[in-house]
The RNA shown here (transfer RNA) has 84 nucleotides and comes from a Fibrobacterales bacterium.
It matches the Rfam family "tRNA". It is annotated as a transfer RNA.
RNA sequence: GCCGGGAUGGUGGAACUGGUAGACGCGGCGGACUCAAAAUCCGCUGUCCGCAAGGACGUGAGGGUUCAAGUCCCUCUCUCGGCA
Numbered sequence: 001g002c003c004g005g006g007a008u009g010g011u012g013g014a015a016c017u018g019g020u021a022g023a024c025g026c027g028g029c030g031g032a033c034u035c036a037a038a039a040u041c042c043g044c045u046g047u048c049c050g051c052a053a054g055g056a057c058g059u060g061a062g063g064g065u066u067c068a069a070g071u072c073c074c075u076c077u078c079u080c081g082g083c084a
Base pairs, nucleotide, nucleotide: 001083002082003081004080005079006078007077010026011025012024019067027045028044029043030042031041032040046057047056048055049054060076061075062074063073064072
């Protein structure tokens, strides 16, 4: 230099053929149980604004297509592998 894969909450990892994100697990917080703990079970758990109701933002970065983009297209960054 060329070719291909990947980047999603604190973490691992889903998300169909583009249909309005975070399932499920781990971790964290609260509770139940216990003399106390462990284990187990239940609830909650992205960020910001707001007293609340609610609103805004969020899939590596920036553009584009579309009524609608994590998903398709372009450029770039990082990373893994292959070829030279």
The prediction has a mean pLDDT of 81.